[in-house]
RNA sequence: GUUUCUGUAGUGUAGUGGUCAUCAUGUUUGCCUAAAACGCAAUAGGUCCCCAGUUCGAAACUGGGUGGAAACA
Numbered sequence: 001g002u003u004u005c006u007g008u009a010g011u012g013u014a015g016u017g018g019u020c021a022u023c024a025u026g027u028u029u030g031c032c033u034a035a036a037a038c039g040c041a042a043u044a045g046g047u048c049c050c051c052a053g054u055u056c057g058a059a060a061c062u063g064g065g066u067g068g069a070a071a072c073a
Stems, first nucleotide, its partner, number of pairs: 001072007010025003018056001028042004049065005
């Protein structure tokens, strides 16, 4: 330099254009315990990487930008 893939709560992750964006783990609180761990119940946490376009409607589709990864050179 060329091509391809990829960016979604702290971390990992699901999501075929239509309800309040999913689950696991972690955070916090309560119960349990002598106290913890485990377990149970609840809780908060997301400008879905950025900008623009298409559409009645975009996390998703299109264009540009940008971070990361791989292959080739």
Transfer RNA from Danionella cerebrum, 73 nucleotides, folded computationally. The source organism's lineage runs through Eukaryota, Deuterostomia, Cypriniphysae, Cyprinoidei and Danionella. Rfam family: tRNA. It is annotated as a transfer RNA.